[in-house]
RNA sequence: GAUUAGCCAAUUGGAGAGAGGUCGGCACCCGCCGACCCACCGAAGGGGCGUGUGGCGCCAGCCACCAUAAACUCUCAGGUAAAAGGACAAGGGGAGAGGC
Numbered sequence: 001g002a003u004u005a006g007c008c009a010a011u012u013g014g015a016g017a018g019a020g021g022u023c024g025g026c027a028c029c030c031g032c033c034g035a036c037c038c039a040c041c042g043a044a045g046g047g048g049c050g051u052g053u054g055g056c057g058c059c060a061g062c063c064a065c066c067a068u069a070a071a072c073u074c075u076c077a078g079g080u081a082a083a084a085g086g087a088c089a090a091g092g093g094g095a096g097a098g099g100c
Stems, first nucleotide, its partner, number of pairs: 007094002011090003018038001020037007039080003045076001046074003052065005
């Protein structure tokens, strides 16, 4: 000095599922807020699980390690018109370290 992976913020794209019911308050045009109840979704966040390693065993297997992953799974949280949010992706930008 440059490159790859990663990091940061913005831009663009970005799925799913009731504009549910009852009650109360505000407003009085549309509607908004809160509580409770039923039904759903998975892609904020979060939880769970495997290959692995070691030991025992002829084998099948058994035991241990705060081992351990996801878009799998759970649905705590969040969400179920629009808006907002949104994992992830793209191109550009920024900061900075190591190796070469």